[in-house]
Context: one part of a larger RNA
Molecule: large-subunit ribosomal RNA, domain II
Organism: Allorhizocola rhizosphaerae
């Protein structure tokens, strides 16, 4: 890992509260217990209801408060309960199942290991050579020196022994701590045998929270114990109907819970809901505006005041390219400004439409209370984030199908089932790939299309406008481009051309006191301007369409899905076709729900109408009984309309397993079980269909009761 088996909402309570159903009904019902042995008979204590109010005594259709015959509170009117059974939820219990780390109590452990006690044992060999002692020497005597002897030491080297510093290997190991090669201690605070002792908040510890039997920041074991777990995981058959939430408030609360909101289901109400039109309202957003306020903020004018300068003994005065309140002019600005002011939205009325799993009320049962993205309106942030937080709408969540290459949240569209039928949506129609290399007119040359900005540019198409132009423009070529004058100043020089000032006049077709290059300064070249040759358009500004540059990344094109595409298979406009989905239509089937019709039985109850009998009653009429008829409710069937995506969740209807009451059956002429085939049912499943195997029990209808359904729980056991 697979297979087989086991494996999770149970049980109790004369608990609570609903629903369904049954008995009795202003009543209902027994409990213990007794008789008895039948599921029987008794048993009236008690409980619930029929009356409430008050803390209570108590009073009572009233009562309490109160001085009150006042007021007020709660009641009285309307009236249905109670006891079983089944079932939903809940309470108390382990309470759907598995799961802690832990806490407490009683015991068991020092054969491992830590310390200690008692009694034993071990330490090859070699080296060093302390004290002491002796000889000699030395001194006044010493001290001292030297040579021997001697054999000290947590001394030295190094086996056994003890340790575990380094490395490699080992890491499903040979081994739940080792092996190999090196390393440290090795007469000592040494190593070790045996026996004993210290015990769990305790021991022991040359101290690491170490060790106390492969377990230690509190051992192990049994019990309390099924501790608790707002946490994680798991929770077993089918079909049908409806179908959420991820919000508000509160919370030692934030991944929990309570109430509300939203779902479902029963009952009641019966269009009250919703949409649109019209009518009537409230409002201060977008926008806009501001000598309409409150603020901000720019410039001009004007100017109080201040500063500087001059003047001045003081007082004053003058002046100012300084600052500048207020005022004024002009142009701005605001979420917490408003003289104004929409569109939507909201509220009410009215009319019409819609008739829907609309609205509202009230019971049972929930789940949700982590939301996500996209469009629009904002806040926070950096007008960052697949960011965060609100409002609003949509989708996903809980939604399949088609498109976007692939792609929860985008676009189209909401899947009851079947069909080898049709029409469309978004999006597409050259090939991959269903359908047009469709039609017409343009644009693009960049593979732009098929990624990007500020900015840049005689790209190219179209429009507008302003110049010049057959009295000859633009471009090109030929020629002129002069004189006063080297203007004045400055300067070493300044002559059109360093700089400053001025910028005239003349001749002329035209020519600046000079556009650029150049010289030390001149010179020289050139331009403006003019004539000629030529011959028809030529320049400027601006708007729009499509392009160009700007444009750099890591395996390999790699920023159209690919191939490939250029009067496109790109872009723009217009048009005609087609394809394309689980959408819509067609045909057939199923289910739910509503409406209508028909049939059946009309047993029972309620109500209406009519007849009749009895009693009361003057008649009308009332009460009771009985008969007929109508309506409603239940079931079946026919026709029609609508509906049938679905997580959490609510409701409904079923299948199957085991045991059992009862009725009816099968079985050695072969039960159950197992295997295969066939058939039936929407499904769980079924077959008293067939064949084989098997060898003794089994099945159906209708009731009852559960140890009642397995794929998941790092599930448990076994097998492989």
């Nucleotide at each position: 890992g697979c297979c087989u088996g086991c494996g999770a909402g149970u049980u109790a309570g004369u608990g609570g509260u609903g629903u369904g159903u049954g008995g009795c009904g202003a009543g209902g019902u027994u409990a213990a217990c007794c008789c008895g042995g039948g599921u029987g008979g008794g048993g009236u204590a008690g409980c619930c209801g029929u009356a409430g109010c008050g803390a209570a005594a108590g009073c009572g259709a009233g009562u309490c408060u109160g001085a009150a015959u006042a007021g007020g509170g709660c009641g009285u009117u309307u009236g249905a309960g109670u006891c079983g059974c089944a079932u939903g939820c809940u309470c108390u219990a382990g309470a759907c199942c598995c799961g802690a780390a832990g806490c407490g109590g009683g015991g068991u452990g020092a054969u491992c290991u830590a310390g200690c006690c008692a009694u034993g044992g071990g330490c090859a060999g070699g080296c060093u050579g302390a004290a002491g002692c002796g000889g000699c020497u030395g001194u006044a005597a010493g001290a001292g020196g030297u040579c021997g002897u001697g054999g000290a030491g947590g001394g030295c080297c190094g086996a056994a022994c003890c340790c575990a510093c380094c490395a490699a290997c080992g890491u499903u190991g040979a081994a739940a701590a080792g092996u190999u090669g090196g390393g440290g201690g090795a007469u000592g605070a040494u190593c070790u045998g045996u026996g004993g002792u210290u015990a769990g908040g305790g021991g022991u510890g040359a101290a690491a929270g170490g060790c106390c039997a492969a377990u230690c920041a509190a051992a192990c074991u049994c019990c309390g114990u099924g501790a608790u777990a707002g946490c994680u995981g798991g929770u077993u058959c089918u079909c049908c109907c409806c179908g959420a939430a991820a919000u508000g408030c509160a919370u030692u609360u934030a991944g929990g819970u309570g109430c509300a909101g939203c779902g479902u289901u029963g009952c009641g109400u019966g269009u009250u809901u919703c949409u649109u039109g019209c009518c009537g309202g409230a409002g201060g957003u977008a926008g806009a505006g501001c000598u309409a306020c409150u603020g901000g903020a720019u410039g001009g004018c004007c100017u109080a005041g201040g500063g500087g300068c001059c003047c001045u003994a003081c007082c004053a005065g003058g002046u100012u390219a300084c600052c500048g309140a207020a005022g004024u002019c002009a142009g701005c600005u605001a979420a917490a400004c408003u003289c104004c002011g929409a569109a939507u939205g909201c509220c009410g009325g009215u009319a019409a439409g819609u008739g829907a799993g609309a609205g509202c009320g009230u019971g049972g049962c929930a789940g949700u209370g982590a939301g996500a993205c996209u469009g629009c309106g904002g806040g926070g942030g950096a007008u960052a984030a697949g960011c965060u937080u609100c409002g609003u709408a949509g989708u996903c969540g809980a939604g399949a199908g088609g498109g976007a290459a692939a792609c929860a949240g985008c676009c189209c569209a909401g899947a009851u089932c079947g069909c080898c039928g049709g029409c469309u949506a978004a999006g597409g129609c050259c090939c991959c790939u269903a359908a047009g290399c469709g039609u017409g007119u343009g644009c693009u040359a960049a593979g732009u299309g098929g990624g990007a900005a500020a900015g840049g540019a005689u790209g190219u198409g179209g429009g507008a406008u302003c110049g010049c132009a057959u009295a000859g423009a633009c471009a090109a070529c030929c020629a002129g481009g002069a004189g006063g004058u080297u203007g004045g100043c400055u300067u070493a020089g300044a002559a059109g051309c360093a700089g400053c000032c001025a910028u005239c006049c003349u001749u002329g077709a035209a020519a600046g006191a000079g556009u650029g290059c150049g010289u030390a300064a001149u010179a020289g070249c050139u331009c403006a301007c003019u004539g000629g040759u030529c011959a028809a358009g030529u320049g400027g500004u601006u708007c729009c369409g499509c392009g160009c540059c700007g444009a750099c990344a890591a395996u390999g094109u790699a920023g159209c899905g690919g191939g490939g595409c250029u009067c496109a298979a790109g872009c723009a406009c217009a048009c005609c076709g087609c394809c394309g989905a689980a959408g819509c239509c067609g045909c057939g089937g199923c289910a739910u729900u509503c409406c209508a019709g028909c049939g059946u039985g009309u047993a029972u109850c309620u109500g209406g109408c009519g007849g009749u009998a009895u009693g009361g009653g003057u008649u009308u009429c009332c009460a009771u009984g009985u008969c007929g008829u109508c309506u409603a409710g239940g079931u079946g069937u026919u026709g029609g309309g609508a509906u049938g995506g679905g997580u959490a969740g609510g409701g409904g209807a079923g299948c199957g397993u085991c045991c059992u009451g009862u009725c009816a059956c099968c079985g050695g002429u072969g039960a159950a079980g197992c295997a295969g085939c066939a058939g039936c049912g929407u499904g769980a499943g079924c077959u008293a269909g067939c064949u084989g195997u098997g060898g003794a029990g089994g099945u159906g209808g209708u009731g009852g009761g559960a140890g009642u359904g397995a794929g998941a729980a790092u599930g448990c056991a076994g097998g492989c």